[in-house]
RNA sequence: GCAAAGCCGUCGAAAGGCGGUGACGCAGAGCCACGGGGCUAACGCGGUUCGAUCCGCUAUGCUCGCCGGGCCGCCA
Repeated sequence: GCAAAGCCGUCGAAAGGCGGUGACGCAGAGCCACGGGGCUAACGCGGUUCGAUCCGCUAUGCUCGCCGGGCCGCCA
């Protein structure tokens, strides 16, 4: 210097993001979804149903505080 969980507000279909509060941790816990991993499943496809619903698959969604890689840096 940053700020996990929890709580409040807000956005989102969700995962999750953002703001506040709060500190579990972090010497790159700064940035980039590029490789792997993980999370979600709206749209779509398939199944089911008279229909609604429900179930399965799917990332184009998310995670850099899971690991690797890249970029730019601070202090001693």

Predicted 3D model of a 76-nucleotide RNA (c-di-GMP-I riboswitch aptamer) from a soil metagenome. Model confidence (mean pLDDT): 85 of 100.